[in-house]
Bacterial RNase P class A from Arthrobacter sp. TRD_SC_6, 383 nucleotides, folded computationally. Rfam family: Bacterial RNase P class A. It is annotated as a ribozyme. Taxonomically the source falls in Arthrobacter (Bacteria, Bacillati, Actinomycetota, Micrococcaceae). The RNAcentral record of the sequence draws on ENA.
RNA sequence: UGGGUUGGCCAGGCGGCCGCGUGGGGAGCAACUGCUCCUCCCGAGGAACGUCCGGGCUCCGCAGAGCAGGGUGGUGGGUAACGCCCACUCGGGGUAACCCGCAGGCCAGUGCCACAGAAAGCAGACCGCCUCAUCAGCGAAAGCUGGUUGGGGUAAGGGUGAAACGGUGGUGUAAGAGACCACCAGCGCUCCGGGUGACCGGAGCGGCUAGGUAAACCCCACUCGGAGCAAGGCCAGACAGGACGCGUUAUGAGGGCUGCUCGCCCAAGUGUCCGGGUAGGCCGCUGGAGGGCGUCGGCAACGGCGUUCGUAGAUGGAUGGCCGCCACUGCCGGGCCUCACGGUCUGGCAGUACAGAACCCGGCGUAUCGGCCAACCCAUCCC
Numbered sequence: 001u002g003g004g005u006u007g008g009c010c011a012g013g014c015g016g017c018c019g020c021g022u023g024g025g026g027a028g029c030a031a032c033u034g035c036u037c038c039u040c041c042c043g044a045g046g047a048a049c050g051u052c053c054g055g056g057c058u059c060c061g062c063a064g065a066g067c068a069g070g071g072u073g074g075u076g077g078g079u080a081a082c083g084c085c086c087a088c089u090c091g092g093g094g095u096a097a098c099c100c101g102c103a104g105g106c107c108a109g110u111g112c113c114a115c116a117g118a119a120a121g122c123a124g125a126c127c128g129c130c131u132c133a134u135c136a137g138c139g140a141a142a143g144c145u146g147g148u149u150g151g152g153g154u155a156a157g158g159g160u161g162a163a164a165c166g167g168u169g170g171u172g173u174a175a176g177a178g179a180c181c182a183c184c185a186g187c188g189c190u191c192c193g194g195g196u197g198a199c200c201g202g203a204g205c206g207g208c209u210a211g212g213u214a215a216a217c218c219c220c221a222c223u224c225g226g227a228g229c230a231a232g233g234c235c236a237g238a239c240a241g242g243a244c245g246c247g248u249u250a251u252g253a254g255g256g257c258u259g260c261u262c263g264c265c266c267a268a269g270u271g272u273c274c275g276g277g278u279a280g281g282c283c284g285c286u287g288g289a290g291g292g293c294g295u296c297g298g299c300a301a302c303g304g305c306g307u308u309c310g311u312a313g314a315u316g317g318a319u320g321g322c323c324g325c326c327a328c329u330g331c332c333g334g335g336c337c338u339c340a341c342g343g344u345c346u347g348g349c350a351g352u353a354c355a356g357a358a359c360c361c362g363g364c365g366u367a368u369c370g371g372c373c374a375a376c377c378c379a380u381c382c383c
Stems, first nucleotide, its partner, number of pairs: 001379010012326007020043002023040007045354001049365002052363005057228004064262004069224005074088005089103001090101004104219002109217002111213003126158002128154006134147005166184006185209001187206008232283004241274006254266004290309008327352011
């Protein structure tokens, strides 16, 4: 200098005018604690988003048993909790920094494996190889060569496929084959050493070999009540009933145990449809597992202590619009420097995202004009 990896940060600035919302203060109207005006303070985000996961909070439920269902899935740790984060292990990718992994179990059972191919699971004979029968030729004979069809053997070789029942070499054989042997790979068991652990390293033995798929059923381990701020509570206010069904001292309608069943409990009203009414105010409502800095512990996530900061709470739903200057980026033009790439000054035009609170937090995912910082890796050049 060029290319790359990871982590973090900003989200245009200033001024003027107009406008909106909460709250404080003041004034007027004379007001069913309301309306209007003035003034002051404050007024979205890194994702406020999607609502995917986890919690706080609120209400309901909570005798028991069984069945079903959902979720998670290497190990250790962090946390209020998590499907999140950190560290490590294993597997994969990259020259590397680094990145990715829905990463338990197909020697419990069942299912599936398209196309191609003869055959796709306790497989398979299409070509090939060998052999027998048969025919022909040569030969004195033993036998050799070739053809047709048929029977048998063979998984070495060819061919198909993502995948064809270990690999290489040898022995062996009619030809072959873990049939046998050596080495290697892989599997299982036992032992030793290291590690908290996943796991890693080593030694011995065994049978010679065991396909993939559990984002297929399933099995194993752990785990899981339901609904959500339109939760929930208070105040004020409105209304009109009707039709049909089931049931009322037990052969009991209906309800509760919020998936179902058993079982248990309550039980005189209750279910469906039509019609009618209300849809106002207040609380919940924002200070919380909060942020910054320092220090200590920890590889880290994170935690302890100290100090400091701190102003949205709308409810048809506020947080905006216009103008000027500056900044940044892109395009076009001009001047100067340079062999050139390019640098610098200046003028014009355009652009400056994604998106917006609604009970509150922790995550994840997705969107995002343009730019900045730090660490590390690779290549090249110079000293």

Model confidence (mean pLDDT): 76 of 100.